[in-house]
């Protein structure tokens, strides 16, 4: 260097053009308990990695870049 993948919430991950963006976990608050943990209930947290472009309409499609990964290549 080339090829593909993959960036959404503190952590793991869904969502593939139109719903108020969702889980699970974690955190916070309340039930229960003699405390704890476990269960159950509710809360609160997000620039959808970033800057264009296509659209009426972009977390989604395309380019470019950043960052992480796999795999090939090269090495004078």
């Nucleotide at each position: 260097g080339g090829u593909c993948c993959c960036g959404u919430a503190g952590c793991u991950c869904a969502g593939g053009g139109g719903a108020u963006a969702g889980a699970g976990c974690a955190a916070c608050c309340g039930c229960c308990u003699c405390c704890u943990a476990a269960g159950c209930g509710g809360u609160a947290g997000g620039u959808c990695g970033g800057c264009a472009g296509u659209u009426c309409a972009a977390u989604u499609c395309u380019g470019c870049c950043c960052g992480g990964g796999a795999c090939c290549a090269c090495c004078a």